[in-house]
RNA sequence: UUGGGUGGCUUGUCGCUCGGCGUGACUGGAGACGGCCGACGAGAGGAAAGUCCGGGCAACACAGAGCAUCACAUUUCCUAACGGGAAGCCGGGGGUGACCUCGGGGUUCAAGGUGACAGAGAAUGACCGCCAACCACGGUUGGUAAGGGUGAAAAGGUGGGGUAAGAGCCCACCGGAUGGCGUGGUGACACGCUAUGCCGCACUACCUGUGAGUUGCAAUGUCAAGUAUACCGCCAGUUAAGGGCUGCUCGUCCAUUGGCGGGGGGUAGACAGCUAUAUCGACGCAGCAAUGCGCCGGACAGAUAAAUGACAGGCGACUGCCAUUGUGGCAGCUACAUAACCCGGCUUAUAGCCCAACUGG
Repeated sequence: UUGGGUGGCUUGUCGCUCGGCGUGACUGGAGACGGCCGACGAGAGGAAAGUCCGGGCAACACAGAGCAUCACAUUUCCUAACGGGAAGCCGGGGGUGACCUCGGGGUUCAAGGUGACAGAGAAUGACCGCCAACCACGGUUGGUAAGGGUGAAAAGGUGGGGUAAGAGCCCACCGGAUGGCGUGGUGACACGCUAUGCCGCACUACCUGUGAGUUGCAAUGUCAAGUAUACCGCCAGUUAAGGGCUGCUCGUCCAUUGGCGGGGGGUAGACAGCUAUAUCGACGCAGCAAUGCGCCGGACAGAUAAAUGACAGGCGACUGCCAUUGUGGCAGCUACAUAACCCGGCUUAUAGCCCAACUGG
C1' cells in the first nucleotide's frame, strides 16, 4: 500500500418480547380458549443506517405509437435482475515505490454551436516584421504563418532544399492520424511490415442506443365486540298538526314516535401476509476473480408504538505513566449504531484487533 476477517467474554441482581410446557385449588368464559403466575428455551447488525438502484410479493393501470424526464454508454464475463460486481484494454494525472485516481457511444459522413480576458486572428488567421509592384517617398495594393507580440490553447517538430520573401511547397529523420496486410488475443487491443504529406485542441447544447407503468406490507385478504345507525319484522302509542280512501264523521293504510327482535356496511380489535429460503455453515470441484456446480449438516428475532435492557463486579484487547531480568502496578479507553414484508447491491458511519501479499527505509 492492497485484499480479507473480526468487532468483546463472563458472574450476580432486577426487568422486557416470543415459544411450547405446567398446572399452580387466583381469574374471564357455556365451551373452545385466554389473563395472571412459575420454571425452561430462543431473542439485532456488519452496517439493522441512508432509503439510492435492482428483484420477489401485492393492489391498481395497461390496443398501439409518440413526446418529455432520469440513469447508463470501452471489451469479455458474472447474476433472478440491476444504473451492481469481477477481470481486462486505451488515454490523462498523482506517488521514490507497492499503488491510487479521473475519463472512455457519435458529433469527417446525416445536423448546428461555444471557447471569457488578452490578441490582428480561437480556424476561409496579416498587428508588427519580411518580400514584390506602384507612386506624390511616405504611403497604397498584393504575397507571406519563417521571426516578434497576445493567450490556457496559434495551424506537427528539427535540419536541408527551394523561393522575391515564405510555407509539407519538396526531401531526410522524429511524433501522430488513416487505410491495407501479417502475427498474438474470445475480445477491447497490442506488435511488426507497408501505403498516403493526411496533420490543432477542449467543451457542451444536440443526436444515437439501452433501461424505467404507478404505489408500497400502514400493500393486500379474512373475521369482527361495544356504541350509533341504513333497511326489515312484530307490538304499543299518537295528537295539537301530516298524506291517501271520502262531500263529512268513524274506520283503515301510509307516515311518525317508542320498545323488542333481526340485520348490512364501517370502527376498536384479532388472524393471515410474517419469516423456509436467489437461506446459513463446513468440505470438494471448475474459474485469475466475481461466481457456479456437487455433497453433508443445520433451522437462526418476529415486536406493532414497538421487546432484545439497567446496575454492580471480574477478565481480555489497546494507550499512557512508573518500576523492571522475566514482568508487575496505577490510570484511561473499549467505537459506529438498534430489525419492522423479504432478498441482491451501492453509499455513508465505525474504538480497536487479527491474517495474507507487496513497497520504501

Bacterial RNase P class A from a bovine gut metagenome, 361 nucleotides, folded computationally. The coordinates come from a structure-prediction model, not an experiment, and the mean pLDDT is 76. The model forms 94% of the base pairs in the Rfam consensus. Rfam family: Bacterial RNase P class A. Gene Ontology terms of the family: tRNA processing, ribonuclease P activity and dimeric ribonuclease P complex. The sequence is in RNAcentral, with records from MGnify.